Source information: A computed fold for a 370-nucleotide RNA from an Actinomycetota bacterium, annotated as Bacterial RNase P class A. Rfam family: Bacterial RNase P class A. Gene Ontology terms of the family: dimeric ribonuclease P complex, tRNA processing and ribonuclease P activity. It is annotated as a ribozyme.
């Protein structure tokens, strides 16, 4: 100087006018995020349901700690990936059982034999030696080459994501953990270190079949269901039920009384439309050069009050400014035009997704010079 890597952290400032939500002691005050967003996971509230226990469904899985809680954070192990700073991992079980491995290959599950080595041993030809025949011609044993027909092999090519350990030796007809020495890995038994996960180190042991569970299972532990349209509380209008003076009617010509009608006034309970409460002081927020802890993160001290709409306000216009992009330019500066993603609906605690530019902090590797 270039490449990179982690980790916080802003997301235009300030000021005036209007004009909109809320509170309000009518002086004033407060009014969108970092992700309000997806609604994926864990809680507060709140109503149903509930001895208790399983089952049937979901969901998590190294280890210790944090937390109200978690599938989240922190710190660690272990495995994977980079040269490094650092990333990645649902990281229990595959001698409980069932099941998959596609193409390519001979052969993929207590495998196999295509190409290849090998034919010690049996088989067959041939030749030597031999014996029988006067000769033609027939027979062994033994040797010698041959042929790959019975077999033997799994070493070494080939195929694959994977082929039942790696290197070397002994061995053999060729070979093979057959055997042997070493490494690797498994099991086990000991010593040390760690709260633990795990980690180092030594004996022994058969030499030694793997691979997937986000396949189905199986272990272990977690979860009762719905969600603020949750509930609550008042509550027109219409409907309905009931009382009572008086109206109409009707048993009878009249009154009494006796019934309907329900025009009038009243109560009644359920509960629409509507209002209100839940709704904003909470697992609250900022700060501490305090205390514990490596850290999540907890204590402690001081300070604040920080949106509450309900079809749903938080906008618009000027002035200084900064950042981008264009254009002019007498190089002084001047015009224009823009400022991401987005956008609160009970709240809170993660996750993940979107986001123009930009700050700070600490580390690596590379080169080059001191």
């Nucleotide at each position: 100087u270039g490449a990179g890597c982690c980790c916080g952290c802003c997301g235009g400032a300030c000021g005036g006018c209007c004009g909109c939500g809320g509170c309000g002691u009518c002086a004033g005050c407060c009014g969108a995020g970092g992700a309000a967003a997806g609604u994926c996971c864990g809680g507060a509230c709140u109503c149903c349901a509930c001895a208790g226990g399983g089952c049937a469904g979901g969901g998590u899985g190294c280890u210790g700690g944090g937390u109200a809680a978690c599938u989240c954070c922190c710190a660690g192990g272990c495995g994977g990936g980079g040269c490094g700073a650092c990333c990645c991992g649902a990281c229990g079980g595959a001698c409980a059982g069932u099941g998959c491995a596609a193409c390519a290959g001979a052969g993929a599950g207590c495998a196999g034999a295509c190409c290849g080595c090998c034919g010690a041993u049996g088989g067959c030809g041939c030749c030597g030696c031999c014996c029988c025949u006067c000769a033609c011609g027939g027979g062994a044993c033994c040797g010698g080459c041959g042929c790959a027909c019975a077999g033997g092999c799994a070493a070494g090519g080939g195929u694959g994501a994977a082929a039942c350990g790696g290197u070397g030796g002994u061995g053999u007809a060729a070979g093979a953990g057959a055997c042997c020495a070493c490494c690797a890995g498994c099991g086990u038994c000991c010593c040390g270190g760690g709260c633990g996960a795990c980690c180092g180190g030594g004996g022994c042991g058969g030499c030694u079949c793997g691979g997937c569970a986000a396949a189905c299972c199986c272990c272990a532990c977690c979860c009762g269901g719905a969600g603020c349209a949750a509930g609550g509380c008042c509550g027109a209008g219409c409907a309905g039920g009931g009382a009572c003076a008086g109206g109409g009617u009707g048993g009878c010509c009249c009154g009494c009384c006796c019934g309907c009608c329900a025009c009038g006034u009243c109560c009644c309970g359920g509960g629409u439309a509507g209002g209100c409460c839940g709704c904003a002081c909470g697992a609250g927020c900022c700060c501490g050069a305090c205390c514990g802890g490596c850290a999540a993160c907890g204590g402690c001290g001081g300070g604040c009050c920080c949106a509450g709409a309900u079809a749903g306000a938080u906008g618009g216009c000027c002035g200084u400014c900064g950042c981008c992009g264009g254009g002019g330019u007498c190089c002084g500066c001047c015009c224009c035009g823009g400022c991401a993603c987005a956008g609160a609906a009970u709240c809170c605690g993660g996750c993940u997704u979107a986001c123009a530019g930009g700050c700070g902090g600490g580390c690596u590797c590379a080169c080059a010079g001191g």